A computed fold for an 85-nucleotide RNA from Geobacter sp., annotated as c-di-GMP-I riboswitch aptamer. The sequence was found by an Rfam model in a public genome assembly. Taxonomically the source falls in Geobacter (Bacteria, Thermodesulfobacteriota, Geobacterales, Geobacteraceae).

RNA sequence: UCUGUACAAGAGUAAACCCAUCGGAAGGUGGGGGCACAAAACCACAGAUCCCAAGUUCCUCGAACCGGAUGGCUGGGUUGCCGGA
Numbered sequence: 001u002c003u004g005u006a007c008a009a010g011a012g013u014a015a016a017c018c019c020a021u022c023g024g025a026a027g028g029u030g031g032g033g034g035c036a037c038a039a040a041a042c043c044a045c046a047g048a049u050c051c052c053a054a055g056u057u058c059c060u061c062g063a064a065c066c067g068g069a070u071g072g073c074u075g076g077g078u079u080g081c082c083g084g085a
Base pairs, nucleotide, nucleotide: 005083012037013036017032018031019030020029021028022027035072041078042077043076045075046074047073048070049069050068051067055065056064057063058062
């Protein structure tokens, strides 16, 4: 320096749900609240899942494309606290 991450220490985030608010929706934001998390910190590049009001195509009234969302779905990239085997 890299990988790994037991027992601890000092911290951190905040699920479901409730209230308010934004959005057509998925969902986001703030407050409350704690399910859990060693990256549950940040980033939509790839996959996956969800929405689809408006637009385009077909015309089977539904489907596809486009667009949007999810980082607490996975991978990947960047960064970070403590110290053993």